The RNA shown here (SAM riboswitch aptamer (S box leader)) has 114 nucleotides and comes from a Cyclobacteriaceae bacterium. Lineage of the source: Bacteria > Pseudomonadati > Cytophagia > Cytophagales > Cyclobacteriaceae. The coordinates come from a structure-prediction model, not an experiment, and the mean pLDDT is 84. The sequence was found by an Rfam model in a public genome assembly. It matches the Rfam family "SAM riboswitch aptamer (S box leader)". Rfam links the family to the GO term regulation of gene expression. Rfam's curators write: The SAM riboswitch is found upstream of a number of genes which code for proteins involved in methionine or cysteine biosynthesis in Gram-positive bacteria.

RNA sequence: GACUUAUCACGAAAGGUGGAGGGACUAGGCCCUGCGAAACCUUGGCAACCAACUCAGGUCCUACUGUGGAAAGGUGCCAAUUCCUACUUCGGCAAAACCGAAGGGAGAUAAGUU
Numbered sequence: 001g002a003c004u005u006a007u008c009a010c011g012a013a014a015g016g017u018g019g020a021g022g023g024a025c026u027a028g029g030c031c032c033u034g035c036g037a038a039a040c041c042u043u044g045g046c047a048a049c050c051a052a053c054u055c056a057g058g059u060c061c062u063a064c065u066g067u068g069g070a071a072a073g074g075u076g077c078c079a080a081u082u083c084c085u086a087c088u089u090c091g092g093c094a095a096a097a098c099c100g101a102a103g104g105g106a107g108a109u110a111a112g113u114u
Base pairs, nucleotide, nucleotide: 001114002113003112004111005110006109007108008107013043014042015041016040017039021032022031023030026086027085028084029083044078045077046076049074050073053068055066056065057064082106087103088102089101090100091099092098
C1' cells in the first nucleotide's frame, strides 16, 4: 500500500515551544484562529477496539459466541454528527427550489489477512 469485518448523534484540555494558518482531498457553505492556527513536547483526561479477567452458552478438550466490570498492558481519541452538502432511490409539492428518510461513495479508528 491492498483486502475483510466492526464502529463513527456519546465522551474527554491545561501548560511549554512555535508564529499563521486550520477543520482529510476537490467544490460550495459554515466555523475555529494574534484572547495565538498547524506541528512538536510535557502533564492530564475520555473511551473501551484488541489483550487480560468474570460469568453463561458451546466443544471430548480447544476453537468459537455472548454477558459483565475494571483498566496500571497494545492502539486510538480530547471544537462543531466524520462540522454540513455533493451520488442514487423514496416521501412531502403538479414541477423547480427546498425539507425529510434510506442506501451508496469517500474518510477515520480498531482487529485480522496479504